FMN riboswitch aptamer (RFN element) from a Thermoflexales bacterium, 146 nucleotides, folded computationally. Rfam family: FMN riboswitch aptamer (RFN element). Gene Ontology term of the family: FMN binding. From the family's description: The RFN element is a highly conserved domain that is found frequently in the 5'-untranslated regions of prokaryotic mRNAs that encode for flavin mononucleotide (FMN) biosynthesis and transport proteins. The organism belongs to Thermoflexales, within Bacteria. Model confidence (mean pLDDT): 75 of 100.
RNA sequence: AACGGCCUUCGGGGCAGGGUGAAAUUCCCGAUCGGUGGUCUGGCAGAAACGAUUUGCCAUACAGCCCACGAGCGCGUUGAGAGGCGCGCAUGAGCCGGUGAAAUGCCGGCGCCGACGGUGACAGUCCGGAUGUAAAGAAGGCGCGA
Numbered sequence: 001a002a003c004g005g006c007c008u009u010c011g012g013g014g015c016a017g018g019g020u021g022a023a024a025u026u027c028c029c030g031a032u033c034g035g036u037g038g039u040c041u042g043g044c045a046g047a048a049a050c051g052a053u054u055u056g057c058c059a060u061a062c063a064g065c066c067c068a069c070g071a072g073c074g075c076g077u078u079g080a081g082a083g084g085c086g087c088g089c090a091u092g093a094g095c096c097g098g099u100g101a102a103a104u105g106c107c108g109g110c111g112c113c114g115a116c117g118g119u120g121a122c123a124g125u126c127c128g129g130a131u132g133u134a135a136a137g138a139a140g141g142c143g144c145g146a
Stems, first nucleotide, its partner, number of pairs: 003145002005142006017029003031125002033114002035069004041059007064112002072089007094110005116128003
């Protein structure tokens, strides 16, 4: 230093204005929001030369809709319990043009998507589970292990 372990902190945003109606932040016009990780490479130099490989340095490209993960529900198992482990179900949506070595990621245009339960009326945005999972993970620390 890397890996494992332990500890601490952090870890989700959003309907202005209007229409209809007895009633809608749920319908209609319109407005508005976007969790976490990843993502092709190029140039120069060295290793005697070419190829391959490798090392170092520099540059670089930034995602709601590309690939994954998380949040939900159920079952089994273990446990005094809290919880752990395993399995299953659910899990949305993008094209065109441009720049470039490279872009479904940038720029421009147009478009699209959004769990579960509740509700005087159908919800990404309201209320609730939820000051939850201490989630995906991020940062820092310890120097415990082989």